[in-house]
Molecule: small-subunit ribosomal RNA
Organism: metagenome
RNA sequence: AGAGUUUGAUCCUGGCUCAGAACGAACGCUGGCGGCGUGGCUAAAACAUGCAAGUCGCACGAGAAUUCCGGGGCAACUCGGAUAGUAAAGUGGCGAAAGGGUGAGUAAUGCAUGGGUAACGUGCCUUUAGCACAGGGACAGCUGCGGGAAACUGCAGGUAAUACCUGAUGAGACCACAGUAUCACAUGGUACAGCGGUCAAAGGACGGGGAUCCGAAAGGACCUGUUGGCUUUAGAGCGGCCCAUGUCCUAUCAGCUAGUUGGUGAGGUAACGGCCCACCAAGGCAUCGACGGGUAGCGGGACUGAGAGGUCGACCCGCCACAUUGGCACUGAGACACUGGCCAGACUCCUACGGGAGGCUGCAGUAACGAAUCUUCCGCAAUGGGCGAAAGCCUGACGGAGCGACGCCGCGUGCAGGAGGAAGUCCUUCGGGAUGUAAACUGCUGUCAGUGGUUACCAAGCGAGUGCGCCUAACAUGCGCGCAAGUUGAGGAACCGCAGAGGAAGCCACGGCUAACUUCGUGCCAGCAGCCGCGGUAAGACGAAGGUGGCAAGCGUUGUUCGGAAUCACUGGGCUUAAAGAGCACGUAGGCGGCCCGCUAAGUGCCUUGUGAAAUCCCUCGGCUCAACCGAGGAAUUGCUUGGCAUACUGGCAGGCUUGAGGCAGGUAUGGGUGGGUGGAACUCUUGGUGGAGCGGUGAAAUGCGUAGAUAUCAAGAGGAACGCCGGCGGUGAAGACGACCCACUAGGCCUGUCCUGACGCUGAGGUGCGAAAGCCAGGGGAGCAAACGGGAUUAGAUACCCCGGUAGUCCUGGCCCUAAACGAUGUCCACUAGGUCGGAGUCACUCUGACGUGUCUCUGGCCGGAAUAAAAACGUUAAGUGGACCGCCUGGGGAGUACGGUCGCAAGGCUAAAACUCAAAGGAAUUGACGGGGGCUCACACAAGCGGUGGAGCAUGUUGCUCAAUUCGAUUCAACGCGCAGAACCUUAUCCUGGGCUUGACAUGUACGAGCCUCUACCUGGAAACAGGAUAGAGUUUCCCUUCGGGGUGUAAGCGUACACAGGUGCUGCAUGGCUGUCGUCAGCUCGUGUCGUGAGAUGUCGGGUUAAGUCCCAUAACGAGCGAAACCCUUGUCGCUAGUUGCCAGCGGGUAAUGCCGGGGACUCUAGCGAGACUGCCGGUGUUAAACCGGAGGAAGGCGGGGAUGACGUCAAGUCCUCAUGGCCUUUAUGCCCAGGGCUGCAAACGUGCUACAAUGGCGGAUACAAACCGACGCAAAACCGUGAGGUCGAGCAAAUCGGAAAAAGUCCGCCCCAGUUCAGAUUGAAGUCUGAAACCCGACUUCAUGAAGUUGGAAUCGCUAGUAAUCGCGGAUCAGAACGCCGCGGUGAAUGUGUUCCUGAGCCUUGUACACACCGCCCGUCAAGUCAUGGGAGCCGGUAGCACCCGAAGUCGCCUCGAUUCAGAGGUGCCGAAGGUGAGAUCGGUGACUGGGACUAAGUCGUAACAAGGUA
Repeated sequence: AGAGUUUGAUCCUGGCUCAGAACGAACGCUGGCGGCGUGGCUAAAACAUGCAAGUCGCACGAGAAUUCCGGGGCAACUCGGAUAGUAAAGUGGCGAAAGGGUGAGUAAUGCAUGGGUAACGUGCCUUUAGCACAGGGACAGCUGCGGGAAACUGCAGGUAAUACCUGAUGAGACCACAGUAUCACAUGGUACAGCGGUCAAAGGACGGGGAUCCGAAAGGACCUGUUGGCUUUAGAGCGGCCCAUGUCCUAUCAGCUAGUUGGUGAGGUAACGGCCCACCAAGGCAUCGACGGGUAGCGGGACUGAGAGGUCGACCCGCCACAUUGGCACUGAGACACUGGCCAGACUCCUACGGGAGGCUGCAGUAACGAAUCUUCCGCAAUGGGCGAAAGCCUGACGGAGCGACGCCGCGUGCAGGAGGAAGUCCUUCGGGAUGUAAACUGCUGUCAGUGGUUACCAAGCGAGUGCGCCUAACAUGCGCGCAAGUUGAGGAACCGCAGAGGAAGCCACGGCUAACUUCGUGCCAGCAGCCGCGGUAAGACGAAGGUGGCAAGCGUUGUUCGGAAUCACUGGGCUUAAAGAGCACGUAGGCGGCCCGCUAAGUGCCUUGUGAAAUCCCUCGGCUCAACCGAGGAAUUGCUUGGCAUACUGGCAGGCUUGAGGCAGGUAUGGGUGGGUGGAACUCUUGGUGGAGCGGUGAAAUGCGUAGAUAUCAAGAGGAACGCCGGCGGUGAAGACGACCCACUAGGCCUGUCCUGACGCUGAGGUGCGAAAGCCAGGGGAGCAAACGGGAUUAGAUACCCCGGUAGUCCUGGCCCUAAACGAUGUCCACUAGGUCGGAGUCACUCUGACGUGUCUCUGGCCGGAAUAAAAACGUUAAGUGGACCGCCUGGGGAGUACGGUCGCAAGGCUAAAACUCAAAGGAAUUGACGGGGGCUCACACAAGCGGUGGAGCAUGUUGCUCAAUUCGAUUCAACGCGCAGAACCUUAUCCUGGGCUUGACAUGUACGAGCCUCUACCUGGAAACAGGAUAGAGUUUCCCUUCGGGGUGUAAGCGUACACAGGUGCUGCAUGGCUGUCGUCAGCUCGUGUCGUGAGAUGUCGGGUUAAGUCCCAUAACGAGCGAAACCCUUGUCGCUAGUUGCCAGCGGGUAAUGCCGGGGACUCUAGCGAGACUGCCGGUGUUAAACCGGAGGAAGGCGGGGAUGACGUCAAGUCCUCAUGGCCUUUAUGCCCAGGGCUGCAAACGUGCUACAAUGGCGGAUACAAACCGACGCAAAACCGUGAGGUCGAGCAAAUCGGAAAAAGUCCGCCCCAGUUCAGAUUGAAGUCUGAAACCCGACUUCAUGAAGUUGGAAUCGCUAGUAAUCGCGGAUCAGAACGCCGCGGUGAAUGUGUUCCUGAGCCUUGUACACACCGCCCGUCAAGUCAUGGGAGCCGGUAGCACCCGAAGUCGCCUCGAUUCAGAGGUGCCGAAGGUGAGAUCGGUGACUGGGACUAAGUCGUAACAAGGUA
């Protein structure tokens, strides 16, 4: 310090999430030791048991039991002494108001900080000055008698005091009066002396003394010491009260308040005060947030953070509050009192039922609650507290121990050596690699735990005894300072030995963020997940294992806080389009405010005073072996406060100024506003004329109007609304808005002058006014238009778009409403910061003047543009730049501008404005694509123009569907469907079916064993065959090497059988793949390097102007070049030449035949097949930019790419193929493998594709006759001849083919017949008879002959091919192949028509535009309805809580009064006011629940439509 996540990618905005630290924690797994801390956060709910506040005999009276000793008694027992003036109880004093606990209440009666008290108190302690005289009567205890279960209590008697009371004294204190001095802060304070009044006490307790006195004595008086008592002064410490400032959320709480605010008087208090009461007045508080609601103890501090802040207030310290709930007072120095009292309530316990007792929010502990929090421990040894003269007693404060890894800190679980490296495990490409020096093994060490021993420290005190000093008349006591025998440890700890590696490691993670990777299992299952997201058969994300990473006696998870988050922004954010400028103005409070001078010193700055408790944090030093922890010193505590100084700036006061602002004067433009009047055009209606069949309307129609006369046209009249042209990115206004002309009234602006005022200004929370359209109320008006509504169309529907009608409304007057994409999506005001250009309104200057022109100044409306700014688009003196002032608003999307509440409104509705729940995004700008029923340019048999087809018929063939035991499988828009299949009767052929068989297998490799040696042919039984079983005979050899050719080796080989590894699979996955292929498309595109531009995705290049078939070329150019494509190179064809001349050819020469290149010969020609030439816009003219190129022409066999082919860029379609082949994974293994027989793939209501043949006369039939090319032939082509009507057969010449054969080319041509018909067309179907192939033509072949002679007479919607040797038409050949083409692949023959265009359909290319698409329009996406789940609003009501109000009742108790009583103090009874709980009532508010109901969110997906995104098909 950042990171992940919106997108195809980018930048931005913005939320969500993560990494850090922390915790009084909890949970999971694990767990060796110690130190220091810490531990009921929930039920301020309830509590068994024990303990937590007593002490003093030196205040007082009284005073045991028990035991022992002694005496008596037989004993029971009794007397005396000791225990013992002890225990227990009582009177009295002090304490119990501290210490300890908790945080319910409390938003101020609290707390914090700083002040005040001239308005106060104070036990114990210290200090000052004094005093203590004389008396009195009681009450406990106790005794006696009673009541009661108990708690407790009554009556009588009698008793002490440092208990109580009276009187005296008054230095003094207090009060009153009057006075002086002084101080001060208003009332006043302080000091002094005076006068009057009021107020004391315990001369007790404990010692010592013995001179004098009393006494029988003890002892007392007396003296003396200590301590206590009373009055008083001052202090310290501790409190009470008051003030200022600060102290959470909420305005969906805006008004609150009757003791309320003040005064006077009385009361009350320690003290001020409405604190209380009576009377009087009507005040007091509040947007600087009163009142109400919610929440909460506050602070020092703690956590976090760079800080500023944010959150928290456990432990420790300070303050407050509380003590079962509520109320009340008493006592006291202090309480309204945690372990005191009274009353009321709830609860628990005891009870003899009459009554009583109790209060753990003290320490332990219990049960309950809860995710969760400890021992019913030890000790007063230390520290501290209470009492006491002291010893001492008490002390769950405290000191310690125990339990809990709850936290922090420290230590250990060993250290060194030890292999290219054991075993095991995991992975593997099978070679190896990892675990891993890790282990074993060798050597060493000795912390902790264990065990044995030793001893400092926490101890200070207390104290017999004793020394010195003080007190005293004196001694003694006492006190002070010393010495000192003896004595005090609950618990902890330290040190030294011994033994032995021995007793001591886990948890989480490993897809990215985020350090760490593989295998197996699983198969959108099981599961994971903080976010993004993993899992649907190859998961580094699930589970396991191995390995690795991190931390470590812990590790993870959960929860919470801060951080990151500049994501509430003071430090430190924003508002054109992302969330966000109020619709506009006026203006109140508030905030801010021009120039100069003076004063002041509030703000501000500097110095200073006091304070800011301690602890904590920080620094330094020190103590525990270190650390945590602890101690000491310092710093800090940013704050408040005292005094002083400074005076620039801000503020205040006073004075002045003119530039801001305003006024005045003179001009000026204008759809600024309001009212009144006037006008013409158009429209509709009415009347009349002309006229005579339609009009109107639409994409096309219809509804509608019209012979009762429309539309059209003319004239006259009526009515209402709006104001054409001018008219303009022109004007005015704050905005909304404003448009004929005239008049009246009226607002504001601008220019010029510089005469006046003298900061009068800017903004503006609330507030007020204005505010389009629609809408509402009342009254008018109503021509046109026109929601609703009616009709006609369109449509699947059409509650729409279109058409015909039509009412509110639109218009006027008055009153409401108050919202708009009320937009410049840009608040108002001021200042500053380059320009250019075009408008509007004025001024000034120049030209003699004017028009005009030029320049200048101001205001105003636009455009372009620099810097700057901005995420970019953009903005850019009219800022979104740079600054200032003030206001408004925003804080993820949805829920929702909704609910509830409030308020406004007649209503509609407006303003204000949430939450639950849900998502990980929603969004802005720009980029590249894709798409558009967007645009432009261009191309293509794309259309058009033509020719011929398909779709209708029959048949063939493929597909779907159906059927079937099976009809194997694949291909499915173009780009599946005469496709894989260049050829299914068996074979092919398949897990296609039925049935029969085999199991190391039909095929490959290896190992082991065995028999025995091999191969072929023939045989027997069963069988359909395969196969199973069996038996004999015959024949015959060997891959390779050597060889003397005899043979030898290989060779116990190979082969066979058995067994095991394995084979096999047309089984699955083409969505795991390779390869191959189709398609866009032979379309002209697709990219790169460097440079440049842009934050970036990316752009540029590749765009633009021309041109081309072409990103072809040229020009231009922030681009310059290059690559893959295009073209060319290749094949073929068209012309010529050269070479060659057989099997081809034959012009000339010769020979020969019936005839034929038949022969000799020839190379001329044709041809064959090799090499060359040729065509390049090269030439001419024109156009064009002097270019590229195009047009025309010449020449030429061929002309602008000559024709055809091969050749297919980057990529797209998860396109096709696992059934060509290859291949991962999975599945199968007496079967999904292999073999065999038969069947099926040919099945037929139907549908589709592709073809063939036709429907005829451009034809059919018969006869005659001519001209090809390419190709094939030995498993072959087959001539001639003969037989058969024919298919074909017989025989078989010739030919491995320019030689022989297939082979007849057909259309054509000539002659003849047919005469328009279901025919002499057409040939399906069927019958019969055959031929051929083949083991075999039943299912299921082709062909032939005879007979039969179906549909069909040119084909609906729709649709296909083709631009020239093309279409059309005619035949020929080949592959496959035993046989089986109308298919396919080739070949040649004959041989057209039309178009020179791009409106439309389809597709494509480039540029541009829009986009909410990016799986990319077969996209995205909206709403109702239906289903499920969840939260929520309303709701007749029902239930509960909270705070008040009114009334009733009224306990305890204070205060007051009355009666009785009383020596006094008391006391008893009654009563008045107030008064807690309780009761009743009407409301308020919060919550729960509720039949039914409203919308909302989410959900795999269902129904209906298609609203939005493209001109989204009606923007």